[in-house]
């Protein structure tokens, strides 16, 4: 001096899932002259509340290349749970989005002086 950490500013990237519960719609069936209504079980959409988390559409979190933010592998694989990427494998796997200042002098690295 620089690296490494910390942090600021700008810019960019990145995810939002399960269970229950109300309302509505859709699908069968089942009754009816029509209307009304019953019943099954799947989906969808809102809104309430609970789980797990930094966040589960929040202008909020998070990451930002020394990159487990996030994705693909995944309709994996063991464990646990009401139930879920809820936990841990996979993972020194492949991918993924940078400038610019300011602190720090414990640690490396390199220059000077004695």
């Nucleotide at each position: 001096u620089g690296u490494c950490c910390c942090u600021g500013c700008u810019g960019g990237g990145g995810g939002u899932g399960c269970a229950c519960c109300g309302c509505g719609g859709u699908g069968g069936c089942c009754a009816u002259u029509c209307c009304a209504g019953g019943c099954c079980a799947g989906u969808c959409g809102c809104g309430g509340c609970g789980c797990u988390g930094a966040g589960a559409g929040a202008g909020a979190c998070c990451c930002u290349u020394g990159g487990a933010a996030c994705c693909u592998g995944a309709u994996c694989c063991g464990g646990a749970u009401a139930a879920u990427g809820c936990c841990g494998g996979c993972g020194c796997a492949g991918g993924a989005a940078a400038g610019c200042g300011g602190g720090c002098c414990a640690g490396c690295a390199u220059g000077a002086a004695u």

Predicted 3D model of a 114-nucleotide RNA (TPP riboswitch aptamer (THI element)) from a Gammaproteobacteria bacterium. Rfam family: TPP riboswitch aptamer (THI element). Gene Ontology term of the family: thiamine pyrophosphate binding.